[in-house]
């Protein structure tokens, strides 16, 4: 230098003049019916954030009201801390993304129940056959082999006949002739041989149908009933085997979340719970326009509707009495109201109450800043954050303040020139321009989200020394 993660500090200083606004102690003057309010001077102090925003959570405080228990609603949702709390933070386990700094998480529970998974697809939850793969049969076809069978041609020649013309041998006879004879000759032809032909049979392989097995392979889909290697099988299949995955159960480690090893199984039953819904564990409402006081004023107004009933006791009236009325006191039933969603239960309340019309005030003060506070050192803690000890007071407007001007200094950034360093990348000054963001308390605080300029720490990658 580029790129990127998370954190953290800063959010211009310092003078001057003017201008504002509150505290606070004096002093002066003015306004009002009143409560109480404005002005001016003097003095001494103060005046906006890291988000002041959003109004999303948690609380302080107020009220309802003296305020409980329940349902409903809501919230949180791994484990162990931290704090008043929280949904916030911190550590850390699990899974996931990144080369790494880091970062994400909707993180309990799918075997308590009920629902969804569109379309594709055969089939989406104890599912399913669309290409397909095996095995059997059965039609055709085609090569192949076989042959107990049939033919046919060749080869071949037992047996059978005849012959006596060569030939061979015997016999007879003078003789050409006679007879006999076969390893001769001639017909005839089986067995077997080779090769073709048909039947038939076997094999093989196609096509087609049918029956039966298969869920591995391929396809659809976001997702398919466990992955991947072998072995087994007709073909496959957790049918079987190793590893992995799952469920159990032990051992070690750890408060735990969970992690290692190890045994043992079945080879096994999907996401959605930010669907209802179970579970755990938290939770009254309303909000400073809360509420409090003061002054002034009016209409105690009008409609309508509803509401006293029981005991027991004092008094007092009227009663010849019994007993009746008023009015107080205790208790009880009620109509009404509240408890800001409902119920119980509790409260006002025996005065009247409740609705609906209407009327008068809309002024003044507080509430309004000293806190779960800053901030400094120490301890303790991986770390949020705790203790201890010291020290400070840092806006309180009320339609709404901190502006402008100058002058200096700082801080980012930039071209050239100059001066200096350095082997070089490059740095330092001088001059000069330029830039400086999101954004303004309104009862306070702990958080979270959002929007912002810069400079540090970090990761990765480069070039240089």
């Nucleotide at each position: 230098g580029c790129a990127g993660c998370g954190g953290g500090g800063c959010a211009g200083g310092c003078g001057a003049u003017c201008g504002c606004c509150g505290g606070c102690g004096g002093c002066c003057g003015g306004g009002g019916a009143a409560a109480c309010c404005c002005g001016g001077g003097c003095g001494c102090g103060g005046g906006a954030g890291g988000a002041a925003a959003g109004u999303c959570c948690g609380a302080g405080c107020u009220c309802c009201a003296c305020a409980g228990g329940g349902c409903a609603g809501g919230g949180u949702g791994c484990c162990g801390g931290g704090u008043a709390a929280c949904g916030c933070c911190c550590g850390g386990u699990g899974a996931g993304a990144g080369u790494g700094a880091u970062c994400u998480c909707g993180a309990g529970g799918a075997a308590a129940g009920u629902g969804c998974c569109a379309c594709a697809g055969a089939g989406a939850a104890c599912a399913g056959a669309c290409c397909g793969c095996c095995g059997c049969g059965c039609c055709g076809c085609g090569c192949g082999c076989u042959c107990c069978g049939c033919g046919a041609a060749g080869g071949g020649g037992a047996a059978g006949a005849g012959c006596c013309u060569c030939c061979u041998g015997c016999c007879c006879g003078c003789a050409c002739g006679g007879g006999c004879u076969g390893c001769g000759c001639u017909c005839c032809g089986a067995g077997c041989c080779u090769c073709c032909g048909c039947a038939g049979g076997c094999g093989c392989g196609c096509c087609g149908c049918g029956c039966g097995g298969c869920a591995a392979g391929g396809g659809u889909g976001a997702a398919a009933c466990g992955g991947c290697g072998g072995g087994g099988u007709a073909a496959g299949a957790g049918c079987c085997c190793a590893c992995c995955g799952c469920g159990c159960c032990c051992u070690u480690g750890g408060u735990a979340a969970c992690a290692a090893g190890g045994g043992c199984g079945g080879c096994a039953c999907g996401g959605c719970a930010a669907a209802c819904c179970c579970c755990a564990c938290c939770u009254g409402g309303a909000g400073c326009a809360a509420g409090g006081c003061c002054g002034c004023g009016u209409a105690g107004g009008g409609a309508g509707g509803u509401g006293u009933u029981c005991g027991c006791g004092a008094c007092g009236g009227c009663g010849a009495g019994a007993g009746c009325c008023g009015c107080c006191g205790c208790g009880g039933c009620g109509a009404g109201g509240g408890c800001u969603g409902c119920c119980c239960g509790c409260c006002c309340c025996a005065u009247g109450c409740c609705u609906c019309c209407g009327g008068g005030u809309u002024g003044g003060c507080u509430g309004c800043u000293g806190g779960a506070g800053g901030c400094g050192c120490g301890c303790g803690g991986c770390g949020a954050c705790g203790c201890g000890c010291g020290u400070c007071c840092u806006a309180g407007a009320g339609g709404a303040a901190u502006g402008a001007u100058c002058g200096u200094c700082g801080g980012c950034g930039c071209a050239a020139c100059g001066g200096g360093g350095g082997c070089g990348a490059c740095c330092c000054c001088u001059c000069g321009c330029g830039c400086a963001a999101c954004a303004g308390a309104a009862c306070u605080c702990g958080g979270c989200u959002u929007a912002c300029g810069u400079c540090c720490c970090c990761u990765g990658c480069g070039a240089c020394c």